[in-house]
Molecule: transfer RNA
Organism: bacterium
RNA sequence: GCGGGCGUAGCUCAGUUGGCAGAGCACGGGAUUGUGGAUCCUGAGGUCGCGGGUUCAAGCCCCGUCGCUCGCCCCA
Numbered sequence: 001g002c003g004g005g006c007g008u009a010g011c012u013c014a015g016u017u018g019g020c021a022g023a024g025c026a027c028g029g030g031a032u033u034g035u036g037g038a039u040c041c042u043g044a045g046g047u048c049g050c051g052g053g054u055u056c057a058a059g060c061c062c063c064g065u066c067g068c069u070c071g072c073c074c075c076a
Base pairs, nucleotide, nucleotide: 001072002071003070004069005068006067007066010025011024012023013022019056027043028042029041030040031039049065050064051063052062053061
C1' cells in the first nucleotide's frame, strides 16, 4: 500500500425486515444476615468510534475518516 472483520453502558456482548437502545457482570440504595459473603428488590449509567448523506424515521443503508485486528504485497 491492497483486501476482510470489529467499534453499542465502567467490562463482556445482544440488537430480527430501518420504526420506543437492551442483557449479564460491575456500581448506588434497600431487604435478609450478629458482621461480611451469598440471595432478593430497586435505581443510576449511552455522542451506538467520528463527520457527512439518503429517509417521515438510521445502531442498522450509502460516502469519507479514525482506532484495533487478520490476511496479502513491497522495501529493508